[in-house]
RNA sequence: GGGACCGUGGUGUCAAAGGGAACACGCCUGCCUUGCAAGCAGGAAUUCCGGGUUCGAAUCCCGGCGGCUCCA
Numbered sequence: 001g002g003g004a005c006c007g008u009g010g011u012g013u014c015a016a017a018g019g020g021a022a023c024a025c026g027c028c029u030g031c032c033u034u035g036c037a038a039g040c041a042g043g044a045a046u047u048c049c050g051g052g053u054u055c056g057a058a059u060c061c062c063g064g065c066g067g068c069u070c071c072a
Base pairs, nucleotide, nucleotide: 001071002070003069005067006066007065010025011024012023013022019055027043028042029041030040031039048064049063050062051061052060
């Protein structure tokens, strides 16, 4: 320098064939307890960035950035 794959809450992962993002752990609040843990109920928190297409994009297209890998 060129090619392939990937990037989703704090962490690990679903989601699809474009219609509004879910699960587990973690975090916060309450209940329970003498207290803690466990348990129960509720809550906050997310699609790497910028454009494009579209009524509508996490999903499709382009560019960038990053990770990993192969070739040179």
RNAcentral holds the sequence, with entries from Rfam. Transfer RNA from Thermomonospora echinospora, 72 nucleotides, folded computationally. Rfam family: tRNA. By type it is a transfer RNA. The prediction has a mean pLDDT of 80.